[in-house]
RNA sequence: AGAGUUUGAUCCUGGCUUAGGACGAACGCUGGCAGCGUGCUUAAUGCAUGCAAGUCGAACGAGGCCCCCUCUAUGGGUAACCACUGAGGAAGGUCGAGUGGCGAACGGGUGAGUAACACGUGAGGAACCUGCCCCGGAGACCGGGAUAGCCCGAGGAAACUCGGAUUAAUACCGGAUACCCUCCUCGGACCGCAUGGUCUGGAGAGGAAAUGGAUUCUGCUCUGGGAUGGCCUCGCGCCCUAUCAGCUUGUUGGUGAGGUAACGGCUCACCAAGGCAAAGACGGGUAGCUGGUCUGAGAGGACGAUCAGCCACACUGGGACUGAGACACGGCCCAGACUCCUACGGGAGGCAGCAGCAGGGAAUAUUGCACAAUGGGCGAAAGCCUGAUGCAGCGACGCCGCGUGAGGGAUGAAGGCUCUCGAGUUGUAAACCUCUUUCAGUAGGGACGAAGCGGAAGUGACGGUACCUACAGAAGAAGCCCCGGCCAACUACGUGCCAGCAGCCGCGGUAAUACGUAGGGAGCGAGCGUUGUCCGGAUUUAUUGGGCGUAAAGAGCUCGUAGGCGGCUUGGCAAGUCGGUCGUGAAAUCCCGAGGCUCAACCUCGGAUCGUCGGUCGAAACUGCCAUGGCUAGGGUCCGGUAGAGGAGAGUGGAAUUCCCGGUGUAGCGGUGAAAUGCGCAGAUAUCGGGAGGAACACCAGUAGCGAAGGCGGCUCUCUGGGCCGGUACCGACGCUGAGGAGCGAAAGCGUGGGGAGCAAACAGGAUUAGAUACCCUGGUAGUCCACGCCGUAAACGUUGGGUACUAGGUGUGGCGAGUUGUACCAACACUUGCCGUGCCGCAGCUAACGCAUUAAGUACCCCGCCUGGGGAGUACGGUCGCAAGGCUAAAACUCAAAGGAAUUGACGGGGCCCCGCACAAGCGGCGGAGCAUGCGGCUUAAUUCGAUUCAACCCGAAGAACCUUACCUGGACUUGACAUCACCGGAAAAACCCUGGAAACAGGGUGUGCUUUUGCGUCGGUGACAGGUGGUGCAUGGCUGUCGUCAGCUCGUGUCGUGAGAUGUUGGGUUAAGUCCCGCAACGAGCGCAACCCCUGUUCUAUGUUGCCAGCGGAUAAUGCCGGGGACUCAUAGGAGACUGCCAGGGUUCAACCUGGAGGAAGGCGGGGACGACGUCAAGUCAUCAUGCCCCUUAUGUUCAGGGCUGCACGCAUGCUACAAUGGACGGUACAACGGGCAGCGAUCCCGCAAGGGUGAGCGAAUCCCCCAAAGCCGUUCUCAGUUCGGAUUGGAGUCUGCAACUCGACUCCAUGAAGCCGGAGUCGCUAGUAAUCGUGGGUCAGCAAAGCCGCGGUGAAUACGUUCUCGGGGCUUGUACACACCGCCCGUCACAUCACGAAAGUCGGUAACACCCGAAGUCAGUGGCCCAACCUUUGGAGGGAGCUGCCGAAGGUGGGAUCGGCGAUUGGGAUGAAGUCGUAACAAGGUA
Repeated sequence: AGAGUUUGAUCCUGGCUUAGGACGAACGCUGGCAGCGUGCUUAAUGCAUGCAAGUCGAACGAGGCCCCCUCUAUGGGUAACCACUGAGGAAGGUCGAGUGGCGAACGGGUGAGUAACACGUGAGGAACCUGCCCCGGAGACCGGGAUAGCCCGAGGAAACUCGGAUUAAUACCGGAUACCCUCCUCGGACCGCAUGGUCUGGAGAGGAAAUGGAUUCUGCUCUGGGAUGGCCUCGCGCCCUAUCAGCUUGUUGGUGAGGUAACGGCUCACCAAGGCAAAGACGGGUAGCUGGUCUGAGAGGACGAUCAGCCACACUGGGACUGAGACACGGCCCAGACUCCUACGGGAGGCAGCAGCAGGGAAUAUUGCACAAUGGGCGAAAGCCUGAUGCAGCGACGCCGCGUGAGGGAUGAAGGCUCUCGAGUUGUAAACCUCUUUCAGUAGGGACGAAGCGGAAGUGACGGUACCUACAGAAGAAGCCCCGGCCAACUACGUGCCAGCAGCCGCGGUAAUACGUAGGGAGCGAGCGUUGUCCGGAUUUAUUGGGCGUAAAGAGCUCGUAGGCGGCUUGGCAAGUCGGUCGUGAAAUCCCGAGGCUCAACCUCGGAUCGUCGGUCGAAACUGCCAUGGCUAGGGUCCGGUAGAGGAGAGUGGAAUUCCCGGUGUAGCGGUGAAAUGCGCAGAUAUCGGGAGGAACACCAGUAGCGAAGGCGGCUCUCUGGGCCGGUACCGACGCUGAGGAGCGAAAGCGUGGGGAGCAAACAGGAUUAGAUACCCUGGUAGUCCACGCCGUAAACGUUGGGUACUAGGUGUGGCGAGUUGUACCAACACUUGCCGUGCCGCAGCUAACGCAUUAAGUACCCCGCCUGGGGAGUACGGUCGCAAGGCUAAAACUCAAAGGAAUUGACGGGGCCCCGCACAAGCGGCGGAGCAUGCGGCUUAAUUCGAUUCAACCCGAAGAACCUUACCUGGACUUGACAUCACCGGAAAAACCCUGGAAACAGGGUGUGCUUUUGCGUCGGUGACAGGUGGUGCAUGGCUGUCGUCAGCUCGUGUCGUGAGAUGUUGGGUUAAGUCCCGCAACGAGCGCAACCCCUGUUCUAUGUUGCCAGCGGAUAAUGCCGGGGACUCAUAGGAGACUGCCAGGGUUCAACCUGGAGGAAGGCGGGGACGACGUCAAGUCAUCAUGCCCCUUAUGUUCAGGGCUGCACGCAUGCUACAAUGGACGGUACAACGGGCAGCGAUCCCGCAAGGGUGAGCGAAUCCCCCAAAGCCGUUCUCAGUUCGGAUUGGAGUCUGCAACUCGACUCCAUGAAGCCGGAGUCGCUAGUAAUCGUGGGUCAGCAAAGCCGCGGUGAAUACGUUCUCGGGGCUUGUACACACCGCCCGUCACAUCACGAAAGUCGGUAACACCCGAAGUCAGUGGCCCAACCUUUGGAGGGAGCUGCCGAAGGUGGGAUCGGCGAUUGGGAUGAAGUCGUAACAAGGUA
């Protein structure tokens, strides 16, 4: 310090996630030791039991006991004496109850309440109190009456209570005295911030006391001061919510009184009507506050356990008493809830003290030891008490430390895992050798903490602990998590979208480094992971430190209140600001430096640090304030001009539509893509004239004008707002912005009343359509118009708030002004220039980019508004406005990991432009109808083997299924196998032939024989490794192939541009079949493609001349290159030449590529044809050509045999053949090819057969012989338009050939039979010249054949192309895009189903805080006839007190109507999510109606 994640890729915006640290934690797995810390975060739920506050006899009386003394009874003993009973005395000790004093208000717990002077900080108290403690002053005199206890009695179950008698005090009371205090009053001095304070003098009134003890001593009273502690007041700070905006009647103030320690509405009476609030009152929610803790670079954010300070509380609510102090945790009274006891009458209790129990919960400890230390209470003290505290126990809960061994040790052992079988790894790891002994264990020794107190003795819970020493032995001591990226660490097996993982992205559908296991590795280590929470990263709330044209975000506009900000200059003040100094900022914590535990954690000491704090002294630049100082540049006023659809009202004009009346006139009009509805013979449309009525204002008209925006358009008049220019006379900062607020505010809509021509939601009809509640058409009502009143929203947009200043220009246009010259002045025009407005282009700069750019989105300042991931949602609830519709304000649950902006490359478009192609068009011939053949689907079957499925499967693999092929089915057989290699053992040749069984394979029997160098070769049988598989996966693959497409494209290097993806080059202007070439150009070059090089063919030359040829010469024949010869010709073979826009003319750019035409030429602009197929696309095809990974079968999914099947047939499709006839059929005659093939072959000739063919067998391994007669054509004859002399299917019969064998299931021949079919719907295919069409012919495969298929060959031989609008496909440029699996894309809404959260809802249940009224406990205060009472006076009584009663107040309770919050709720509403549901196709392209 960053990283992952939106995309095909990029930049940006933006969220989500992650690595770090922390914890009072919990959970999972694991667990050796020690130290220091720490431990109910939940139920402020309820509590059994024990303990947690007592102490003082030196305050007091009585009593018990012990001890002592005296007397005495009894027993024992001879006695001394012992034991014991009773009585008395008294020095001392001790015990518990009581009176009294002090303490119990501290210490300890908890955080419910509290948003408050509760807390923090700093002040104030001239408005206060303070027991014990310290310092000082003064004093303590004289008396009195009670009472508890004890005793007696009574009631009660108990708790406890009552009566009588008696008694003491440091308990209580009276009087005296008064330095002094308080009050009242009269003065004086000094001082202060107001009230006033301090000191002092005089008079008056009131007010004290306690004693105890052994001497020092302690205690008591009054009073001054101090210290400590407390109380009150104030400034500042202190959570969320405005969907809480108004709150308040003791309320705010005054006067008086009461009350308090004290000020005060604290309380009361009266008077006044105030007080608080947008700088957030009041209300609601949440919460103890702080020092601090965690985190962070800091600023901040979150938290408030332990420790420390403060506050609040003590079962819940109320109340007072006592006291220095309480409205009191272990006190009292009352009410309530709960629990317990009870004799039912009545009582008792309060762990949020320490332990502990139950409960709750994910979760939190012992019913321990000791007062030895520290501290507290009491006491003179000893001492007692102390669950405060000190210690121990439990828990890896945290932090820190230590150990589980160290050194050597390669054969790199065994085992495990992997493997390319070679090895690698675990791994110096182990074994083994040499050492050590921390910790734990055993034994011995053994502390500090102790000082104080006390006359002395003595005193340690921890603890036989820490620590020291000795002993034995590597001995007792390692796990957890992770290994796809982030993020460090990889393989194997299993699994097969299953099981599972997951923090985010995402893994898993048969080769998973992501699941599970193993091996190995990485990390940390007595721990390791997970979960939760907080901070960080997050500059993702931005003060430091963000934004708002398009990503979320400028209010529709203006005016204006508060507020914020504010021109030049002079003087003063010192609030802000700056500096010095003083006070305070508790300790602990953090940091720094030392020191102590062996180190560390931990502890101790010192320093530093900590504020928006307070006082005081100073400075005066800036802000502020004052001097209502001064100034004129901002702003305003005035004067003079000026443009304008600025606004309001009134009037008025013409054109057009419609309607009405009349004339002319006749059959249609209207409308559309095409139609129909509609109108019209009752006279429409058309046309002419007249009239009515409403609305809107053509041309001018303009990126022109005006207005704040909305908006404003015929003309005239009236009223009226603002702007601009010029003048520079006046005012003198009067300014800018603007939360709330007010006004204006298109269209639609609403109310009332008018108006209504045209247009036109709704509605109706007609079309379209699968449907059409739409688009189109015919009608048509609200509405549109006017007046008045509402509504208050728009893509109210420049998606750009307002103001001020500054920062290159260029070019238009509107308004006003100045200048110059020109035409003869003015006007007008032209040029220069100033200000204001309105556009375009463009530099710097800015921006994610697009773009903005003096009209900023630049550079700055001021003010306002707004944003913080997408959805849910601008929705719900609440409030408010509105007649309503609805507006404004405005969430959450839940859900996703994205949603988005700009730009890039592609792809796509029922976008555009350019170009090409038998793509269309123009033609010719077909297919689709018939019959047959062939292939496919489907069906059938034991099997109908398998593959190929748009183009690019379907006469395809298959260039030949009767057996074989053959992979399929049925049945029969074999198991090292039909085939290969190796090893070992054994045998004999293996074969072949014959016989028997059998369908055959095979089995049984018989005959019967090798080579050789004797090593063996070949072969058979057995055993073991293995063979074998047309079994699966073409989505694991290689190779091969198809297709786009023989389309002209596809890329690279360097450079340049861009943040980048990328662009440029390759685009542009021409041209071409072509990214072919030329020109231009930030590009320059290059590669793969194109073309050429290769083959065939077209012309010619040269050479050669058999089997080819025969012109000339000769010979021969019935005839023939038949023969001798010849190379001229044809032809063959081989090698050359030729064609290159080379020449001419025109066009094209004067100069190019090139195009058009021409000459010459066999051929002319690529001459024709072929081979040749760029980067890539389709997970295209093929595991059944072959090869191959993995998986599967192994007496079978292998091998073999026979038979069957692949040929099966209601049907559909595809490709062909033959036809439907006269351009023809039949018959007869007759002419002319080329390519090929041939020895298990082609087969001449002759004979036989109607024929297929048979017999014979010359010649030929072929330029020689054969296949081999080519056919269409030509010449004749016949048929005459018909299901025919067309057509030949089908069927019957008879044959031929091949073959082991033609039944399933061959071809051909002859005779007979003679089906459909008369040119084919929608639609669709091929072809541009030697092509289509037509005619025959050859070959491969092959025994034969399904061939009508495929591949070739030649013969005859056309028509048409205007052209590129349209269809299809392709190329280039451009444009839009929400597509990128790329339009076979994406995607919306209803409905149906499931789940989840939320809203509404008749109601119902509950909480909270108030209000009104009723009742009214305890209790304070007030009143009080009667009652009761020891102290004083008096003796009748009084003063005073008490209970009682009454009154005000008053908790709980009751009643009532409301408020508010929440739970549940039949039903209902929308929302979200879900792998494949239904219906349509709204959006994205002009998305097919933008």
RNAcentral holds the sequence, with entries from SILVA. A computed fold for a 1490-nucleotide RNA from a metagenome, annotated as small-subunit ribosomal RNA.